[in-house]
Molecule: transfer RNA
Organism: Minisyncoccota bacterium
RNA sequence: GCGGGUAUAGUACAGUGGUAGUACGACUCCCUUCCAAGGAGUAGACACGAGUUCGAAUCUCGUUACCCGCUCCA
Numbered sequence: 001g002c003g004g005g006u007a008u009a010g011u012a013c014a015g016u017g018g019u020a021g022u023a024c025g026a027c028u029c030c031c032u033u034c035c036a037a038g039g040a041g042u043a044g045a046c047a048c049g050a051g052u053u054c055g056a057a058u059c060u061c062g063u064u065a066c067c068c069g070c071u072c073c074a
Base pairs, nucleotide, nucleotide: 001070002069003068004067005066006065007064010024011023012022013021018054026042027041028040029039030038047063048062049061050060051059
């Protein structure tokens, strides 16, 4: 330099154009003499910038970061 893949909550993952979800974790309440366990609830995320569309986490282009492969030079 070329090609491919990945990027969603603190962590691990779903979500193939129409309300962003699950588990664990955090916080609050209930339960308990207390803790743990259990029950109920709350907060918390689409890497960034453009485009297409009535509508984009999802499709297209670019950028960034990481991973894999190829090539050149030293």